[in-house]
Overview:
The RNA shown here (Glycine riboswitch aptamer) has 90 nucleotides and comes from uncultured Arenicella sp. It was read from a public genome assembly, where an Rfam model found it. The model forms 90% of the base pairs in the Rfam consensus. Taxonomically the source falls in Arenicella (Bacteria, Pseudomonadota, Arenicellales, Arenicellaceae).
RNA sequence: ACGAAAUUUGUGGAAGAGAGGUCAUUAAAUUGGCCCGCCGAAGGCGCAACGUGCUCGUAACCGCUCAGGCAAACGGACCGCAAACUUAGU
Numbered sequence: 001a002c003g004a005a006a007u008u009u010g011u012g013g014a015a016g017a018g019a020g021g022u023c024a025u026u027a028a029a030u031u032g033g034c035c036c037g038c039c040g041a042a043g044g045c046g047c048a049a050c051g052u053g054c055u056c057g058u059a060a061c062c063g064c065u066c067a068g069g070c071a072a073a074c075g076g077a078c079c080g081c082a083a084a085c086u087u088a089g090u
Stems, first nucleotide, its partner, number of pairs: 001090002007084007018036001020035005037070003043066001044064003050057002
């Protein structure tokens, strides 16, 4: 000096499921309570192979649905691009 991976920032794309009913309130598609019906890709929890010998470690876009979500907006795992940071390595 270059610099995979990882991390952070910016930016773009990004699915699913009732604009549910009722009461009060609101200019409203608002806010709150109750009642069902659903979704999985914030988060959270659980498990295999494998390691291992112990009620152990360890995953997911798989499962659960606590939380979150079910017009638009916001959010959104993940992916692309541009930077910063510097580590394995050269």